[in-house]
């Protein structure tokens, strides 16, 4: 310098060929249980979906610039 892939909750990760309120494990916090804990149920808060255009009625999804990672090639 080229090329691919990744970037969605505090962590680890889903989102099906653009379509109505964005999800699930764990994690936190409340509650039940319990002598108190854990465990085990029930519930709750947490997300400008990396960033800046564009395309479209409509983008986490499709393009294109950038930023950051991670892997190949010179």
């Nucleotide at each position: 310098g080229g090329g691919c892939g990744g970037u969605u909750a505090g962590c680890u990760c889903a989102g099906u060929u653009g379509g109505a309120u964005a999800g699930a494990g764990c994690g936190u916090c409340g509650g039940c249980c319990u002598c108190c804990g854990a465990a085990g149920c029930c519930g709750a808060a947490g997300g400008u979906c990396g960033u800046g255009g564009g395309u479209u009625c409509g983008a986490c999804c499709c393009c294109c610039g950038c930023a950051u990672c991670g892997c190949c090639c010179a």
A computed fold for a 74-nucleotide RNA from Bacteriovoracaceae bacterium UBA2428, annotated as transfer RNA. The sequence was found in a public genome assembly.